[in-house]
Context: one part of a larger RNA
RNA sequence: GAAUGAACGCUGGCGGCGUGCUUAACACAUGCAAGUCGAACGAGAAAGGGAUUGCUUGCAAUCCCGAGUAGAGUGGCGCACGGGUGAGUAACACGUAGAUAAUCUGCCUUCAAGCCUGGGAUAACUAUUCGAAAGGGUAGCUAAUACCGGAUAAAGUCGAUUUACACAAGUAGAUUGAUGAAAGAUUGCCUCUUCUUGAAAGCAAUUGUUUGGAGAUGAGUUUGCGUACCAUUAGCUGGUUGGUGGGGUAAAGGCCUACCAAGGCAACGAUGGUUAGCUGGUCUGAGAGGAUGAUCAGCCACACUGGAACUGGAACACGGUCCAGACUCCUACGGGAGGCAGCAGUGAGGAAUUUUGCGCAAUGGGGGCAACCCUGACGCAGCAACGCCGCGUGAGUGAAGAAGGCCUUUGGGUCGUAAAGCUCUGUCAACAGGGAAGAAGUUACAAUUGUUUAACAGAUGGUUGUAUUGACGGUACCUGUGGAGGAAGCGCCGGCUAACUCCGUGCCAGCAGCCGCGGUAACACGGGGGGCGCAAGCGUUAUUC
Numbered sequence: 001g002a003a004u005g006a007a008c009g010c011u012g013g014c015g016g017c018g019u020g021c022u023u024a025a026c027a028c029a030u031g032c033a034a035g036u037c038g039a040a041c042g043a044g045a046a047a048g049g050g051a052u053u054g055c056u057u058g059c060a061a062u063c064c065c066g067a068g069u070a071g072a073g074u075g076g077c078g079c080a081c082g083g084g085u086g087a088g089u090a091a092c093a094c095g096u097a098g099a100u101a102a103u104c105u106g107c108c109u110u111c112a113a114g115c116c117u118g119g120g121a122u123a124a125c126u127a128u129u130c131g132a133a134a135g136g137g138u139a140g141c142u143a144a145u146a147c148c149g150g151a152u153a154a155a156g157u158c159g160a161u162u163u164a165c166a167c168a169a170g171u172a173g174a175u176u177g178a179u180g181a182a183a184g185a186u187u188g189c190c191u192c193u194u195c196u197u198g199a200a201a202g203c204a205a206u207u208g209u210u211u212g213g214a215g216a217u218g219a220g221u222u223u224g225c226g227u228a229c230c231a232u233u234a235g236c237u238g239g240u241u242g243g244u245g246g247g248g249u250a251a252a253g254g255c256c257u258a259c260c261a262a263g264g265c266a267a268c269g270a271u272g273g274u275u276a277g278c279u280g281g282u283c284u285g286a287g288a289g290g291a292u293g294a295u296c297a298g299c300c301a302c303a304c305u306g307g308a309a310c311u312g313g314a315a316c317a318c319g320g321u322c323c324a325g326a327c328u329c330c331u332a333c334g335g336g337a338g339g340c341a342g343c344a345g346u347g348a349g350g351a352a353u354u355u356u357g358c359g360c361a362a363u364g365g366g367g368g369c370a371a372c373c374c375u376g377a378c379g380c381a382g383c384a385a386c387g388c389c390g391c392g393u394g395a396g397u398g399a400a401g402a403a404g405g406c407c408u409u410u411g412g413g414u415c416g417u418a419a420a421g422c423u424c425u426g427u428c429a430a431c432a433g434g435g436a437a438g439a440a441g442u443u444a445c446a447a448u449u450g451u452u453u454a455a456c457a458g459a460u461g462g463u464u465g466u467a468u469u470g471a472c473g474g475u476a477c478c479u480g481u482g483g484a485g486g487a488a489g490c491g492c493c494g495g496c497u498a499a500c501u502c503c504g505u506g507c508c509a510g511c512a513g514c515c516g517c518g519g520u521a522a523c524a525c526g527g528g529g530g531g532c533g534c535a536a537g538c539g540u541u542a543u544u545c
Stems, first nucleotide, its partner, number of pairs: 001545004006541005013391006019384002021349001026347003030344003035077003040074002048065008084302003094226007103219002108215008116150004125140006156179010184207006193200003228274003235265003240262008277299004281292004304325005327338004355381001357380003363377001364375004394424004404415004428486001430481005438472001443467010489534005494515003500529005510517002
């Protein structure tokens, strides 16, 4: 000199864009942060309103609307994404370049083939019962795209035989045997068949479902190289190193197991210890390098602590399950409930770090045919000079060089064109009026045109028009009104280092980054005047180069 997720002191006008628990991975009150689908399925209230009847005149019964609504339940998809944190980890964790001929991949795209025929349950519900609660038990009823059989089937899988290529493992194909699938829903129509009203067992479209191939995406595994400090850590290792058989996995493998062999690593640093998430990057520097890893992006790990599996295409799962532990809470003492390193917020710790805000309008995600619902992701607003950038605090003129302050050799000098005065301007702020872009879609209606079809139903696709959707926000921006009005501080002035004098003090009080000042004329302490530097900031401290 540059820099910072900074803090502290003094000061503080505005705007834009960013950033904001670096400490206790400490404990957490409260609210919200993951739901959705009635076009998979069965069932289905109430409040309230109305009508009728009975009469004891304000009660009962029935029916209709509310409503096939609410709220539950079965089932599907999602909950493995998104969001947080950096405790652990010195490791194939990360980076980079490869391998997978050792692998998997829901949803999506594309190609091919199919969706035939049966069955038994069960929740909800009803009845009853246990419990303080959390939560259960028993009996009975019922549905499905829930569950389980049978049929059919190859381009699938497995075994046998075999061909070509490759030759280390394998890849592609042929023959043969075995094995092995499925589910419907919605909308519309009457040409054919059935009953002749119109419907379905018929037809059509859309969607779903099953099997297989290919793709895309994502993931698993694995290898070379790189990846902190300590030798005041020198030897380490028994599933250890390798083989064979077996098991296990989507998958190679001591991954696991039985047997056999005795190996394997290490001064090119094994083992042990300390510290640490890694990277793109960031800061600095002319560079080489050094330091660092906040925000943003990629990867990894973790979710009160430790362990385990279940479901699933994928988890050994932050807001799932089970066990153990610590802690907190409820309890009828028998037993139960919980997990903010999600967003806000609280306490604690600390030098120190924000609102228990608004909205799904946009972007993106989940579910749904869609309407739509959910979304503390996200978009915005709030707080903080925490940072960067921009603007303003006025401009011109004005010498009786005013008053006043300070200094003085008492002549004057200086603050100083500075002020006042005069003439203007109107940024920002204030108030008033107007007022956006961000919105494209979806859907509905109308017109038109393709596809499907028996059809000018219907469905579906395109184009055009109209209607509809904004949290921010009456914000940005524009115009007007008045009027210099509301807006300057901080540090320093002995040398380094730009900037000097007076008074007070008297080795005292104090200053200080280093050298050093102060003991009666202190340019170094404290104050005044003046000056220098930066400026809505200026200094100090800490840290890095």
This is a predicted structure of a 545-nucleotide part of an RNA (small-subunit ribosomal RNA, 5' domain) from an uncultured candidate division WWE3 bacterium.
The coordinates come from a structure-prediction model, not an experiment, and the mean pLDDT is 82.